[in-house]
Molecule: RNase P RNA; transfer RNA
Organism: uncultured Anaeromyxobacter sp.
C1' cells in the first nucleotide's frame, strides 16, 4: 500500500413527555357496555424496520384436478419450508498478488436481424493490387516448327493494402507464373476412442482438412417450475338508510294446484349463467354483473395478531452452506399509527496542562442512515464512526 | 400498508435496435405608420441517473431516483 470475511453502530440513570396494555378512581343520558378525564405500574423500533426485486407460511376464491396459453429459471453438485437466495467445484475474463466479475443451456431445429463504410457481411467478393501459366491480338528473332518480349482482350490469385464491430482459421517452412489447407510442423476448432471425475469438465491418443462468422438481456428450442388475489386476505358481532335507479346478459322441459299473479314435485344440462385468459371439467334454477346515487356503530367492535422454517450458548456431523441433539431466553401489537428532550457519570475523537510511556485534571466537540403496520427466510440500495480476525 | 402505472424540447405527445421527431410556445427576418394575423427561416435535448447486454440502446434487462392513480364496510 491493498484485498476479504465477522460484528458494533454507544451504556448505566434520573426529570418531564407520548403510546399500547393492566389496575384504580371519576364526570354525562334510569341501568349496562363502548368511548371521555384523573393517578398508578410494567413494557415501548431497525441492521436496515426502506426499496416491494424474489421466496414461503397463512386466508379466501363456487373441486383447486388436467391440458394449453401466460410468467419465471438456465454450467454442474450440494443446502433450505421455498427461492432467481446461499455453499462448494468447473469454465471463461481481470489483476504482480490476495483475490474479483459472470442471467455461463442451445446460433451443424427454424425464422429473423447485421446500420454507415467497404469491391464483398453469409456457403461472398476484387477497389487498389500480384500473376504472366492457358487462347487470342500487337512487336522482334528465326529458312521454318518456334522462341522471346509487351499487359492489350479473355484469363488465373487473393498473399499485401485499404473498410468495417466483424472479412469464411492463425504462425511458419515448402510450393506455385502468381497464388491458395495445394503439401507439412506446430497452435485452434470439429469428430472418434482410451482414462480421471457423481457431474460440470479434465487429461492423453488418433483422425478430419476448415465445412461451423456474430447477436438468443431478437423471436424461437431444449430442460424445469409455476392457479389467482393478497391480512384493505378473511371469520364472527353488529347499527343506519332513498333497502333506490338505470344498463347489460339469463329465467328451459313436463306434470300437478290456482280465475290469475304464483307455488309445489320431476328432469335434462344441448342451447344460457358463473368459475383465474382458454378447453376438459365443476356448479346453479333465478338471479348475477357494471355504473350512478346513499347510509355508517367514534369511516363500528372483537378475533385473525405474534413463541416463531426464533434468537444465544456448548457439543456433535460436513471443506463449507446447513443439520442434529441439549441447554437457556423472550420484552411493540395499535386509529393512518407512540419513541422525543434536558442533565450526571463512564465511553469516542481533538486541545491544554501536569507526571518516566500506562495514568490524572481541564476546555470543546461528534454521534450517521433512517423508524415497526400479518409474519418470516434472502437480495438490492442508503449510512458518521469503529473493533476483531485472516491474507498480498 | 398492498397493488398498478408513467418520466422524450418551456408545454402536449410520436418514435420498439442503426445520426431524436410533430403541434403549440420562442427567437430572427418580410408584411405594417404601429401591432395583430398571416409568410420564411433558425435556435433548444445528460430521451429522469447509473451498471449491464451488444459493434451499436431513448428502446432490451437490472438497480435506483422522482411523479401519479385504485384498494374499507353495509345495503
Nucleotide at each position: 500500500a491493498g484485498c476479504c470475511g465477522u460484528c458494533c453502530g454507544g451504556g448505566c440513570g434520573a426529570a418531564c413527555g407520548c403510546g399500547u396494555c393492566g389496575g384504580u378512581c371519576u364526570g354525562c343520558a334510569g341501568g349496562g357496555c363502548a368511548g371521555g378525564g384523573g393517578c398508578c405500574g410494567c413494557c415501548g423500533a431497525g441492521g436496515a424496520a426502506a426499496g416491494u426485486c424474489c421466496g414461503g407460511g397463512c386466508a379466501c376464491c363456487a373441486c383447486a384436478g388436467g391440458g394449453c396459453a401466460g410468467g419465471g429459471u438456465g454450467c454442474c453438485g450440494g443446502c433450505c419450508a421455498a427461492c432467481g437466495g446461499c455453499c462448494g467445484g468447473u469454465c471463461g475474463g481481470g489483476g504482480u498478488g490476495a483475490c474479483c466479475c459472470g442471467c455461463a443451456g442451445g446460433a451443424a431445429a427454424g425464422u429473423g436481424c447485421c446500420a454507415c463504410a467497404g469491391a464483398g457481411a453469409a456457403c461472398a467478393g476484387a477497389c487498389c493490387g500480384c500473376c504472366g501459366a492457358a487462347c487470342g491480338g500487337c512487336g522482334c528473332c528465326g529458312c521454318g516448327a518456334g522462341g522471346c518480349g509487351u499487359g492489350c482482350g479473355u484469363g488465373g490469385c487473393a498473399a499485401g493494402g485499404g473498410u468495417g464491430a466483424a472479412a469464411c482459421g492463425g504462425u511458419g517452412c515448402g510450393g506455385u507464373a502468381a497464388g491458395a489447407g495445394c503439401g507439412c510442423a506446430c497452435c485452434g476448432c470439429g469428430c472418434c476412442u482410451c482414462c480421471g471425475g457423481u457431474g460440470a469438465c479434465g487429461g492423453a491418443g488418433g483422425u478430419g482438412g476448415c465445412a461451423a462468422g456474430g447477436c438468443a438481456a431478437a423471436c424461437c428450442c431444449c430442460a424445469c417450475c409455476u392457479g389467482g388475489u393478497g391480512c384493505a386476505a378473511g371469520a364472527g358481532c353488529a347499527a343506519a338508510u332513498a333497502g333506490g335507479g338505470a344498463g347489460g346478459c339469463g329465467u328451459c322441459u313436463c306434470g300437478c294446484c290456482g280465475c290469475a299473479a304464483g307455488g309445489c314435485g320431476a328432469g335434462u344440462g344441448u342451447c344460457g349463467g358463473g368459475c383465474g385468459g382458454c378447453c376438459c371439467g365443476c356448479c346453479c334454477u333465478a338471479g348475477c354483473c357494471u355504473c350512478c346515487g346513499g347510509g355508517u356503530a367514534c369511516g363500528g367492535c372483537u378475533c385473525g395478531c405474534u413463541a416463531g422454517a426464533g434468537g444465544c450458548g456448548c457439543g456433535c456431523g460436513g471443506c463449507a452452506a446447513c443439520g442434529c441433539g441439549c441447554g437457556u431466553c423472550c420484552g411493540a401489537g395499535a386509529g393512518g399509527a407512540a419513541u422525543g428532550u434536558u442533565c450526571g457519570c463512564c465511553g469516542c475523537c481533538g486541545c491544554c496542562g501536569g507526571a518516566u510511556u500506562u495514568c490524572c485534571g481541564g476546555c470543546g466537540g461528534a454521534g450517521a442512515c433512517a423508524a415497526g403496520a400479518c409474519c418470516c427466510g434472502g437480495c438490492u440500495u442508503a449510512c458518521a464512526g469503529g473493533a476483531c480476525g485472516g491474507c498480498u | 400498508a398492498g397493488g398498478c402505472c408513467c418520466g422524450u424540447a418551456g408545454c402536449u405527445c410520436a418514435g420498439u435496435g442503426g445520426u431524436a421527431g410533430a403541434g403549440c410556445a420562442u427567437c430572427a427576418c418580410c408584411u405594417u405608420g404601429a401591432c395583430a394575423c398571416g409568410g420564411u427561416g433558425g435556435g433548444g435535448g445528460u430521451c429522469g441517473u447509473c451498471g449491464g447486454u451488444u459493434c451499436g440502446a431513448u428502446a432490451c434487462c437490472g438497480a435506483c431516483c422522482g411523479g401519479g392513480c385504485c384498494u374499507a364496510c353495509c345495503a